[in-house]
RNA sequence: AUUUAAAAAAGGUAAAGCCAUUGAAAGGUGGUGACACAAAGCUAUAGGGGCUAAGUAGCGUGAUUGCUAUAAGCCAGCCAGUUCCCGGA
Numbered sequence: 001a002u003u004u005a006a007a008a009a010a011g012g013u014a015a016a017g018c019c020a021u022u023g024a025a026a027g028g029u030g031g032u033g034a035c036a037c038a039a040a041g042c043u044a045u046a047g048g049g050g051c052u053a054a055g056u057a058g059c060g061u062g063a064u065u066g067c068u069a070u071a072a073g074c075c076a077g078c079c080a081g082u083u084c085c086c087g088g089a
Base pairs, nucleotide, nucleotide: 002089003088004087012037013036017032018031019030020029021028022027035077041082042081043080047079048078049075050074051073055070056069057068058067059066
C1' cells in the first nucleotide's frame, strides 16, 4: 500500500418503543432502552435517491376546511464520497 470481515483482543455506536423538549411538518436534542452495525465515524444547493410543505404560486369555496406544484427545510442506520482501530493474507 492492497485485500479480507472467520475467530480473537481493546473498544465503539445505539434501532423501535416510552418520557421530556423543540419544529408548521419531515425531523432534531436529552434521558431510558438494545434492533442491529467492520465504518451505524464524517460529508446534504454544488453525486444519486427519499421525506416534509411553513412560505409562495395556481385551482376550488359564499367563506373556511381542502387540492396541485415547489426546498438552499429534513434523512448519511438508502446508495455514494471520504477518513479510520486490531487481526489474517
The RNA shown here (c-di-GMP-I riboswitch aptamer) has 89 nucleotides and comes from a Clostridia bacterium. The coordinates come from a structure-prediction model, not an experiment, and the mean pLDDT is 83. It was read from a public genome assembly, where an Rfam model found it. It matches the Rfam family "c-di-GMP-I riboswitch aptamer". Gene Ontology term of the family: cyclic-di-GMP binding. About the family: GEMM was predicted in a large-scale screen for bacterial structured RNA regulatory elements. Lineage of the source: Bacteria > Bacillati > Bacillota > Clostridia.